[in-house]
A computed fold for an 87-nucleotide RNA from an uncultured Rhodospirillaceae bacterium, annotated as SAM riboswitch aptamer (S box leader).
């Protein structure tokens, strides 16, 4: 690539650079020059995975991720994401 398990109505932003599109896709419906999206620092959610602790159930938050507009915003299917494996 691609397969397979699980997860998702909770819950976290400020700031400094850039400058025009952005929330996968399609209809909608909102975001966005009063700076959105991104990236970068810094805080923070959160517990999938090591590690610790404990018989466990579970905790902790040190380590790998992930996340911080709206129910994955909303419906839709030959659908995306994200862990953690198979390769």
């Nucleotide at each position: 690539a691609a397969c397979c398990u699980a997860u998702a109505a909770a819950g976290a932003g400020u700031g400094u650079g850039c400058g025009a599109g952005g929330g996968a896709c399609a209809a909608g419906c909102c975001c966005g020059a009063u700076g959105a999206c991104c990236a970068c620092a810094c805080a923070g959610c959160a517990a999938c995975c090591g590690a610790c602790a404990g018989a466990a159930a579970u905790g902790c938050a040190c380590g790998g991720u992930g996340c911080u507009a709206a129910a994955g915003c909303u419906u839709g299917g030959a659908u995306g994401a994200u862990a953690g494996g198979u390769g």
The sequence was found by an Rfam model in a public genome assembly. Rfam family: SAM riboswitch aptamer (S box leader). Gene Ontology term of the family: regulation of gene expression.